This is a predicted structure of a 64-nucleotide RNA (Fluoride riboswitch aptamer (crcB RNA motif)) from Hephaestia caeni.

RNA sequence: CUCGCGAGCGGAGAUGGAGUCCUCCGCAAGCGCCGGCCCACCGGCUGAUGACUCCUGCUGAGCA
Numbered sequence: 001c002u003c004g005c006g007a008g009c010g011g012a013g014a015u016g017g018a019g020u021c022c023u024c025c026g027c028a029a030g031c032g033c034c035g036g037c038c039c040a041c042c043g044g045c046u047g048a049u050g051a052c053u054c055c056u057g058c059u060g061a062g063c064a
Stems, first nucleotide, its partner, number of pairs: 009026005016055006032045005
């Protein structure tokens, strides 16, 4: 100096916050899906979760 393993730390998981768990990454992980015409461009669809619980925001319905 390089490589591998372990531990610790940090980060990420298509729109916000928190807890727990899971997975991934170490400058990478990550940056949703479908159709038209490959891209561009145009049109359409689901969800504030990776998952669970709660809060906030948005949307629909009912009651006071």

The prediction has a mean pLDDT of 79. The source organism's lineage runs through Bacteria, Pseudomonadati, Pseudomonadota, Sphingomonadaceae and Hephaestia.